A computed fold for a 71-nucleotide RNA from a Thermoplasmatota archaeon, annotated as transfer RNA.
It matches the Rfam family "tRNA". It is annotated as a transfer RNA.
The coordinates come from a structure-prediction model, not an experiment, and the mean pLDDT is 81.
The RNAcentral record of the sequence draws on ENA.
RNA sequence: AGCCCCGUGGUGCAAUGGCAGCACAUCGGACUUUGAAUCCGUUGACCCAGGUUCGAUUCCUGGCGGGGCUA
Numbered sequence: 001a002g003c004c005c006c007g008u009g010g011u012g013c014a015a016u017g018g019c020a021g022c023a024c025a026u027c028g029g030a031c032u033u034u035g036a037a038u039c040c041g042u043u044g045a046c047c048c049a050g051g052u053u054c055g056a057u058u059c060c061u062g063g064c065g066g067g068g069c070u071a
Base pairs, nucleotide, nucleotide: 001070002069003068004067005066006065007064010024011023012022013021018054027041028040029039030038047063048062049061050060051059
């Protein structure tokens, strides 16, 4: 310098253009002499800016960040 992939709760991942979900974790409760384990419930997220569309996590453009290949 060129090309490719990725970016979603604290973490790891889903989501045919149509209400953003799951697990773990956090928090509260039940149980227990206490703790662990178990059970019930709660909180919390689409990298940024434009565009297309009735409607964008999804499609397009640019940017930012991370990773890889080639030179």